RNA sequence: GCCAAGGUAGCUCAGUGGUAGAGCAGUAGACUGAAAAUCUACGUGUCGGCAGUCCGAUUCUGCCCCUUGGCACCA
Repeated sequence: GCCAAGGUAGCUCAGUGGUAGAGCAGUAGACUGAAAAUCUACGUGUCGGCAGUCCGAUUCUGCCCCUUGGCACCA
């Protein structure tokens, strides 16, 4: 440089054109002599950025940024 996949909560990930969720973690409470375990409650996230299409975009399109893998180059 070329190709492909991906970027969503602190972490791992789902989601799909009708304004976003699970598990874990975390916080508070219950329980306990005290912990652990268990139970209950709690998500305020510019859905990577900028444009476009659309009544409506996390979702579709273009460009850019970043990550991973493959290929190429490596005097």
This is a predicted structure of a 75-nucleotide RNA (transfer RNA) from Candidatus Kerfeldbacteria bacterium CG_4_10_14_0_8_um_filter_42_10. The coordinates come from a structure-prediction model, not an experiment, and the mean pLDDT is 80. Lineage of the source: Bacteria > Bacteria candidate phyla > Candidatus Kerfeldiibacteriota. The sequence is in RNAcentral, with records from ENA. It matches the Rfam family "tRNA". About the family: Transfer RNA (tRNA) molecules are approximately 80 nucleotides in length. Gene Ontology term of the family: triplet codon-amino acid adaptor activity. Rfam classes the family as a transfer RNA.